[in-house]
RNA sequence: UGGGGCGUCGACAAGCGGUAAGUCUCCAGGCUUUGGACCUGGCAUUCGGAGGUUCGAAUCCUCCCGCCCCAG
Numbered sequence: 001u002g003g004g005g006c007g008u009c010g011a012c013a014a015g016c017g018g019u020a021a022g023u024c025u026c027c028a029g030g031c032u033u034u035g036g037a038c039c040u041g042g043c044a045u046u047c048g049g050a051g052g053u054u055c056g057a058a059u060c061c062u063c064c065c066g067c068c069c070c071a072g
């Protein structure tokens, strides 16, 4: 320098154009003598950043940033 992949809640991780799942953690409450376990509820108005397409974008397109792999 060129090619490819990845970037989503504190962590892991779904989503493949139509109000962003789940698990763990965390917070509040219930239960319990206390703790743990268990039960209920809550937490991503900005999905790496900026533009574009569209009635509508995490999702498609362009550029940029970061990480990984391949080639030189």
Stems, first nucleotide, its partner, number of pairs: 001071007010024003018055001026042005048064005
This is a predicted structure of a 72-nucleotide RNA (transfer RNA) from Deltaproteobacteria bacterium RIFCSPHIGHO2_02_FULL_44_16. Its Rfam family is "tRNA". Rfam classes the family as a transfer RNA. Rfam links the family to the GO term triplet codon-amino acid adaptor activity. RNAcentral records the identical sequence in 2 taxa.